The part of an RNA shown here (small-subunit ribosomal RNA, 3' major domain) has 465 nucleotides and comes from an uncultured bacterium. It matches the Rfam family "Bacterial small subunit ribosomal RNA". The literature on the family includes a 2002 paper in BMC Bioinformatics by Cannone et al., "The comparative RNA web (CRW) site: an online database of comparative sequence and structure information for ribosomal, intron, and other RNAs". The coordinates come from a structure-prediction model, not an experiment, and the mean pLDDT is 84. The RNAcentral record of the full RNA draws on ENA, Greengenes and SILVA.
Context: one part of a larger RNA
RNA sequence: UGACGGGGGCCCGCACAAGCGGAGGAACAUGUGGUUUAAUUCGACGCAACGCGAAGAACCUUACCAGGCCUUGACAUCCCUUGCAAAGGUGUAGAGAUACAUUAGAGGUUAUCAAGGAGACAGGUGGUGCAUGGUUGUCGUCAGCUCGUGUCGUGAGAUGUUGGGUUAAGUGCCAUAACGAGCGCAACCCUGUUCUCCAGUUGCCAUCAUCAGGUUGGGGACUCUGGAGACACUGCCAUCGCAAGAUGAGAGGAAGGAUGGGAUGACGUCAAAUCAGCACGGCCCUUACGUCCGGGGCGACACACGUGUUACAAUGGGGAGGACAGCAAGGAACGAAGCGGCGACGCUGAGGGAAUCUCCAAACCUCCUCCCAGUUCGGAUUGGAGUCUGCAACUCGACUCCAUGAAGCUGGAUUCGCUAGUAAUCGCGCAUCAGCCAUGGCGCGGUGAAUACGUUCCCGGGCCU
Numbered sequence: 001u002g003a004c005g006g007g008g009g010c011c012c013g014c015a016c017a018a019g020c021g022g023a024g025g026a027a028c029a030u031g032u033g034g035u036u037u038a039a040u041u042c043g044a045c046g047c048a049a050c051g052c053g054a055a056g057a058a059c060c061u062u063a064c065c066a067g068g069c070c071u072u073g074a075c076a077u078c079c080c081u082u083g084c085a086a087a088g089g090u091g092u093a094g095a096g097a098u099a100c101a102u103u104a105g106a107g108g109u110u111a112u113c114a115a116g117g118a119g120a121c122a123g124g125u126g127g128u129g130c131a132u133g134g135u136u137g138u139c140g141u142c143a144g145c146u147c148g149u150g151u152c153g154u155g156a157g158a159u160g161u162u163g164g165g166u167u168a169a170g171u172g173c174c175a176u177a178a179c180g181a182g183c184g185c186a187a188c189c190c191u192g193u194u195c196u197c198c199a200g201u202u203g204c205c206a207u208c209a210u211c212a213g214g215u216u217g218g219g220g221a222c223u224c225u226g227g228a229g230a231c232a233c234u235g236c237c238a239u240c241g242c243a244a245g246a247u248g249a250g251a252g253g254a255a256g257g258a259u260g261g262g263a264u265g266a267c268g269u270c271a272a273a274u275c276a277g278c279a280c281g282g283c284c285c286u287u288a289c290g291u292c293c294g295g296g297g298c299g300a301c302a303c304a305c306g307u308g309u310u311a312c313a314a315u316g317g318g319g320a321g322g323a324c325a326g327c328a329a330g331g332a333a334c335g336a337a338g339c340g341g342c343g344a345c346g347c348u349g350a351g352g353g354a355a356u357c358u359c360c361a362a363a364c365c366u367c368c369u370c371c372c373a374g375u376u377c378g379g380a381u382u383g384g385a386g387u388c389u390g391c392a393a394c395u396c397g398a399c400u401c402c403a404u405g406a407a408g409c410u411g412g413a414u415u416c417g418c419u420a421g422u423a424a425u426c427g428c429g430c431a432u433c434a435g436c437c438a439u440g441g442c443g444c445g446g447u448g449a450a451u452a453c454g455u456u457c458c459c460g461g462g463c464c465u
């Protein structure tokens, strides 16, 4: 000078408290440990590993295993020789890689192509994240971290940055041996909320026609779209205060004291994570630790843990009828409508590269039923029959129908999230993707609460001592 203290003072944060809903018990999904295995590839390990890398493991992916092949190699550059071919098609052998045989046409014959050969080399998801770059997590969107000159101190250093008010904030004010400045804070950026102007197609429809239908004529008013602006500043009023500022169910206003949300992450900490995204030093392998292939595995299962989904029901289940979104996506795709099928789906196929066409809700409302039961709750598991994708669903896909109908009657100690359009609840879309193990992830809208006395205590953090 820091860091630490079951030292002190001050102050914050869903940190506690006050509430609401969960987890921990059940079944299943998924990740991990362990065990097993020929292999169950590798990494991630308190918070900050464990629905994480993986925005898609049947083959591929794939790195793992057993087996079958290759050795200048699957890929790059250079050299020599040869070639009218090679790739492709067909046939035979084979699990395939591959080997052999055969073959049409374009193009090339000056090699840009292929085969053979020699070596220089290629190749390595082999090791080291404790050799590294880059990127990322975390403390933490916490309010801090520093510098120049000056001053003080023998010096390390101090001062500034402390003190008193204040603020979300080292925010700003006053005081002050300090005066200034930088990185952070804030603002500038994007978006939601209100208004004005401009522009009206594919959007809209008040007035006028046409009418099954904004369908058509027409219109720019409204909604909306998308470009430019406006608006909020404690500006005004009252009270308190030297000021900064605070208080007010004050006025006006769509919005009021940072208007909501996002992007934005200082100096640094954890030899934090990543050599398997990529790059890279030195080390190691080089007829193998490289490469190709079919098959298996990554999906195993006495068990343990994390994260979720579905429930245990009547604020509910079932049946019938009726209504209302938004973000998005669409050409090997979205697919209206019609027909067939109980259904998954199939056949035909309008329209639209899309404000034009398609994909488009559920909770909700109305009526009927069930009458508290392991049930008309719950749907696991299993049997049978199918649909679809795809060379191929045995290991190991999703979905449909019929049958079956397990555990589960609200969960111990303990523990998590959330302060408002939030929690809770309801569905919808997208990426990856042939299909999908998605109950995951990222978004979107619909319905829509309760509570906060307070800061003693638990946890984390800031300042002073």
Stems, first nucleotide, its partner, number of pairs: 007465007015455002019418005026310008034301002042053002064296002067293002070290001073121001077120002079117005088103006123285002126283001128281001132279002134274003137270001139268001144183006150159003162175003189262004194230007204219002208217002233256001236250001237248004299437001312411001316370007329358002334351001337348004377408001382403007424447007